[in-house]
Context: one part of a larger RNA
RNA sequence: UGACGGAAGGGCACCACCAGGAGUGGGACCUGCGGCUUAAUUUGACUCAACACGGGGAAACUCACCAGGUCCAGACACAGUAAGGAUUGACAGAUUGAGAGCUCUUUCUUGAUUCUGUGGGUGGUGGUGCAUGGCCGUUCUUAGUUGGUGGAGUGAUUUGUCUGCUUAAUUGCGAUAACGAACGAGACCUUGACCUACUAAAUAGCUCCCUCUCCAUUUGGAGGGUUUUGUGAGCUUCUUAGAGGGACUCCUAGCAAAAAGUUAGGGGAAGUACGAGGCAAUAACAGGUCUGUGAUGCCCUUAGACGUUCUGGGCCGCACGCGCGCUACACUGACGCAGCCAGCGAGUACAUAACCUUGUCCGAAAGGUCUGGGUAAUCUUGUUAAACUGCGUCGUGCUGGGGACAGAGCUUUGCAAUUUUUGCUCUCGAACGAGGAAUUCCUAGUAGGCGCAAGUCAUCAACUUGCGUCGAUUACGUCCCUGCCCUUUGUACA
Numbered sequence: 001u002g003a004c005g006g007a008a009g010g011g012c013a014c015c016a017c018c019a020g021g022a023g024u025g026g027g028a029c030c031u032g033c034g035g036c037u038u039a040a041u042u043u044g045a046c047u048c049a050a051c052a053c054g055g056g057g058a059a060a061c062u063c064a065c066c067a068g069g070u071c072c073a074g075a076c077a078c079a080g081u082a083a084g085g086a087u088u089g090a091c092a093g094a095u096u097g098a099g100a101g102c103u104c105u106u107u108c109u110u111g112a113u114u115c116u117g118u119g120g121g122u123g124g125u126g127g128u129g130c131a132u133g134g135c136c137g138u139u140c141u142u143a144g145u146u147g148g149u150g151g152a153g154u155g156a157u158u159u160g161u162c163u164g165c166u167u168a169a170u171u172g173c174g175a176u177a178a179c180g181a182a183c184g185a186g187a188c189c190u191u192g193a194c195c196u197a198c199u200a201a202a203u204a205g206c207u208c209c210c211u212c213u214c215c216a217u218u219u220g221g222a223g224g225g226u227u228u229u230g231u232g233a234g235c236u237u238c239u240u241a242g243a244g245g246g247a248c249u250c251c252u253a254g255c256a257a258a259a260a261g262u263u264a265g266g267g268g269a270a271g272u273a274c275g276a277g278g279c280a281a282u283a284a285c286a287g288g289u290c291u292g293u294g295a296u297g298c299c300c301u302u303a304g305a306c307g308u309u310c311u312g313g314g315c316c317g318c319a320c321g322c323g324c325g326c327u328a329c330a331c332u333g334a335c336g337c338a339g340c341c342a343g344c345g346a347g348u349a350c351a352u353a354a355c356c357u358u359g360u361c362c363g364a365a366a367g368g369u370c371u372g373g374g375u376a377a378u379c380u381u382g383u384u385a386a387a388c389u390g391c392g393u394c395g396u397g398c399u400g401g402g403g404a405c406a407g408a409g410c411u412u413u414g415c416a417a418u419u420u421u422u423g424c425u426c427u428c429g430a431a432c433g434a435g436g437a438a439u440u441c442c443u444a445g446u447a448g449g450c451g452c453a454a455g456u457c458a459u460c461a462a463c464u465u466g467c468g469u470c471g472a473u474u475a476c477g478u479c480c481c482u483g484c485c486c487u488u489u490g491u492a493c494a
Base pairs, nucleotide, nucleotide: 001494002493003491004490005489007488008487009486010485011484012483013482016478017477020442021441022440023439024438027327029325031323032322033321034320035318036317043054044053065313066312067311068310069309071307076119077118078117079116080115086113089108090107092105093104094103123301124300126299127298128297132295134289135288136287137285138284139283144183145182146181148179149178150159151158152157162174164173165172188278189277190276191275192274194245195244198242199241200240201239204236205235206234207233208232209230210225211224212223213222214221215220248271250266251265252264253263254262255261329435333394334393335392336391337390338389339388346380347379355374356373357372359370361368362367401432406427407426408425409424410423448470449469450468451467452466453465454464455463
């Protein structure tokens, strides 16, 4: 100087507690991990910092695993064989999963491309992440880190970097043997909130006029304008997006050293750093990744291949244990009919076969046929979403709650659906009556409920990433538990 203390004192955090909310842990199912099994059930990762993670939803491919079969894509150099032929390919039969001349029988074909040996390459989802780069994660979401000159000390080192108050903050006020600085924090970037001020718009609309229909007949209300929509006139409030403005704790009051600041009120679209994200120092870890890479050392292998491709299987296997979820246990509900309101998106040339799909018709449905529009503020699409609202039925009964398991039929994707890809219809109708010990997440448009879009995607979400819709209870504190930071102190540790 650190590290540690069941040492003291401050400060902080819903990955801590308190007050609560939703749960998880119990059931069914889905999925990841272990174990067991297996030809193989490929593999990485195992406290936070492994386990719906590898963007890992694997029918083939992927694919690394298993049972088998081909091919060389063995550059180049040297030597050999060799135009009297180095070698290549092949019908049929046998053989084979195979219409692989793979091999064999049989002979034809080809013409220096190859073949044999040695050296040396190449390839490898082979090994080593404890040889590495890069990237990521974590320590660590906290406030921490460093040098110059000066001071102290023989020196390692220390001061600066602090008693106090304050802040989310080593943020400031101030104090001061330090002074003046740098990185980080902040500023910054993105996004959401306001603008009747500017710029505009047949890819967004509004108002008026003309005209038509209906109700009212009173000046009004509702709806439509034609086969480019009335391209009639005007405008930009709404929509879109450029340039700007706007908040700076502004004003008042209390507390405070009448400093930094903090509390309440006012004005305001906005006063928790305005909300939410991004970026993010120094020092580290033998954290993860050689299975992202034509990044890569070394080792292994390299033709009976660990290269590559083809066929089939596996990764899905089930006495069991653990984790993330989904669905429920109903009446604040289920079912039927009607009403009806979003925001993020996305969409057909790229190795050439396609994408989003309106409308009509057929079909109980899933789906199919025929037509259109769209390379998109133009079409799909107002994505007419779900929860929700109204009216009925049910009436607390494992019931009309629940929808696992299973049978039959139809459909779609795909070369292929058996170990059921998915979807639909009918039947079957299990556990489950709110979950022990434990334990997770969370402070406002948040938790939670509800659906939608995208990613993956030929097909397939109970996943993930976003998006809106409905929208609480309870703190607005503390250091008791769990941890983190600072100061003082002790130590037999480095």

Model confidence (mean pLDDT): 80 of 100. A computed fold for a 494-nucleotide part of an RNA from Wickerhamiella versatilis, annotated as small-subunit ribosomal RNA, 3' major domain. The source organism's lineage runs through Eukaryota, saccharomyceta, Saccharomycotina, Dipodascales and Wickerhamiella. Its Rfam family is "Eukaryotic small subunit ribosomal RNA". Rfam 15.1 lists 75,755 matches to the family in 2,556 species. For this family Rfam cites "Crystal structure of the ribosome at 5.5 A resolution" (Yusupov et al., Science, 2001).